[in-house]
A computed fold for a 518-nucleotide part of an RNA from uncultured Bordetella sp., annotated as small-subunit ribosomal RNA, 5' domain.
Model confidence (mean pLDDT): 81 of 100.

Context: one part of a larger RNA
RNA sequence: GUUGAACGCUGGCAGGAUGCUUUACACAUGCAAGUCGAACGGCAGCACGGACUUCGGUCUGGUGGCGAGUGGCGAACGGGUGAGUAAUGUCAUCGAACGUGCCUGGUAGCGGGGGAUAACUACGCGAAAGCGUAGCUAAUGCCGCAUACGCCCUUCGGGGGAAAGCGGGGACCUUCGGGCCUCGCACUAUUAGAGCGGCCGAUAUCGGAUUAGCUAGUUGGUGGGGUAACGGCUCACCAAGGCGACGAUCCGUAGCUGGUUUGAGAGGACGACCAGCCACACUGGGACUGAGACACGGCGCAGACUCCUACGGGAGGCAGCAGUGGGGAAUUUUGGACAAUGGGGGAAACCCUGAUCCAGCCAUCCCGCGUGUGCGAUGAAGGCCUUCGGGUUGUAAGCACUUUUGGCAGGAAAAACGGCACGGGAUAAUACCCCGUGCAACUGACGGUACCUGCAGAAUGGCAUAGCUAACUACGACGCGCUUGUUAACGGUAAUACGUAGGGUGCAAGCGUUAAUC
Numbered sequence: 001g002u003u004g005a006a007c008g009c010u011g012g013c014a015g016g017a018u019g020c021u022u023u024a025c026a027c028a029u030g031c032a033a034g035u036c037g038a039a040c041g042g043c044a045g046c047a048c049g050g051a052c053u054u055c056g057g058u059c060u061g062g063u064g065g066c067g068a069g070u071g072g073c074g075a076a077c078g079g080g081u082g083a084g085u086a087a088u089g090u091c092a093u094c095g096a097a098c099g100u101g102c103c104u105g106g107u108a109g110c111g112g113g114g115g116a117u118a119a120c121u122a123c124g125c126g127a128a129a130g131c132g133u134a135g136c137u138a139a140u141g142c143c144g145c146a147u148a149c150g151c152c153c154u155u156c157g158g159g160g161g162a163a164a165g166c167g168g169g170g171a172c173c174u175u176c177g178g179g180c181c182u183c184g185c186a187c188u189a190u191u192a193g194a195g196c197g198g199c200c201g202a203u204a205u206c207g208g209a210u211u212a213g214c215u216a217g218u219u220g221g222u223g224g225g226g227u228a229a230c231g232g233c234u235c236a237c238c239a240a241g242g243c244g245a246c247g248a249u250c251c252g253u254a255g256c257u258g259g260u261u262u263g264a265g266a267g268g269a270c271g272a273c274c275a276g277c278c279a280c281a282c283u284g285g286g287a288c289u290g291a292g293a294c295a296c297g298g299c300g301c302a303g304a305c306u307c308c309u310a311c312g313g314g315a316g317g318c319a320g321c322a323g324u325g326g327g328g329a330a331u332u333u334u335g336g337a338c339a340a341u342g343g344g345g346g347a348a349a350c351c352c353u354g355a356u357c358c359a360g361c362c363a364u365c366c367c368g369c370g371u372g373u374g375c376g377a378u379g380a381a382g383g384c385c386u387u388c389g390g391g392u393u394g395u396a397a398g399c400a401c402u403u404u405u406g407g408c409a410g411g412a413a414a415a416a417c418g419g420c421a422c423g424g425g426a427u428a429a430u431a432c433c434c435c436g437u438g439c440a441a442c443u444g445a446c447g448g449u450a451c452c453u454g455c456a457g458a459a460u461g462g463c464a465u466a467g468c469u470a471a472c473u474a475c476g477a478c479g480c481g482c483u484u485g486u487u488a489a490c491g492g493u494a495a496u497a498c499g500u501a502g503g504g505u506g507c508a509a510g511c512g513u514u515a516a517u518c
Base pairs, nucleotide, nucleotide: 001517002516003515005514006513007512008511009510012369013368015366016365017364019361020327025325026324027323029322030321031320034073035072036071039070040069042066043065046064047063048062049060050059051058052057080280081279082278089205090204093201095199098197099196100195103193104192105191106190107189108188109187111145113143114142120135121134122133123132124131125130151160152159153158165185166184167183168182169181170180172179173178206252207251208250213243214242215241218240219239220238221237222236223235224234225233255277256276257275258274259270260269261268262267282303283302284301286299305316306315307314308313333359335358336357337356341355342353343352344351345350372401373400374399375398382393383392384391385390407455408454409453410452411451419439420438421437422436423435424434425433462507463506464505465504472502473501474500475499476498484489
């Protein structure tokens, strides 16, 4: 000098930032991932309409909409933590044997059929969680058929492979179901791209030799298998290799980096917040679904723990945001809003979003401001000291003025852009890109906040003080006691070191101490 600090004494305000470093300990409660009726059968509840009515109500999907269900997309992002990991990681760089939902460009297509099933109904089992049997039904759910020059396989003869509709408008047709045309959004195959991801090589990446040998799928080959892909990735056979004092193996410690901090630098120490990568999600191991996971708020198994139980059986996972207990020297509210920025779904309206934006708490840190200004000597009184002359507190008091901050009152933002139609520009692009014209509205959690104006009113300072080290005297009815103390030491009757008072000096809303590091 620095800190994610802590402790003691003290404490006015504003702005910005930070806030479980310890038990990857256990968690009550609430919320943190949904959305789409323009995919579907439908209608539990609400509102409207209609019909009937004994005026109590009943019926009706007809309309707005929509619980539960089928289906699609998302849930692999975002958020947390650092246990493991010394290299399956990270950093900078290179490479070839790969995949890719949504997005963008191109080419071609979107024909014709089928059988189910949930919801629902009936019955049954169970305390519950939940489950079974029978029956009904739909689809952008599922399965064949057709077609496919490009795609895949190939012995080059051939073989294999797809799809789904929905909505808006309309001259026309209609068996009033719809057909047909057109536009839009979807869907299928394939190709190119973008972005993203998987994989490989070599360099660098803590300490220990009181760890010197390690290795059997081990090292390489051939051939099967497997993977999106290369590869002992896996298997059969064959060969006997491979690594190592340029430190293998083993042990200990540790997430890595951009960076942070210190230093003139070289170096040293660290890796909180923010950003990139990795790993993990009660512990261990496993796969399913899917473009993507071996998946924090998914599944199944085992284990530990907790809870419910009718004892037969079930449920759970805060290292998400708050919050609780525990541990600890020590670390915050069970707050507000989706207004902005972004994300998911949707054609859109919109819905969801503890991401995010805000507010709350804490002198934890940084920075700024304030605790007044001018005049004022009888240098008053009082206090303290005194050589008793005086000195000092001290321009202090006092008087006048001002009002930063604080208090009260009034005014009051920006952050808001974004729509639709037409035309133009730019672009990979039809994008909440840019410009012009026309039309039409609504949206602010913070917060009546920032800021501005007015009113009254001088109103808040502590800590250290023997030397290092700026800052000293007196008293003690203190006397090896109370204490102070980094070191050295102080205190046993004149203590600048203990306690109090007065004064001066240093820093100051802080000061001092402790810890860590340069």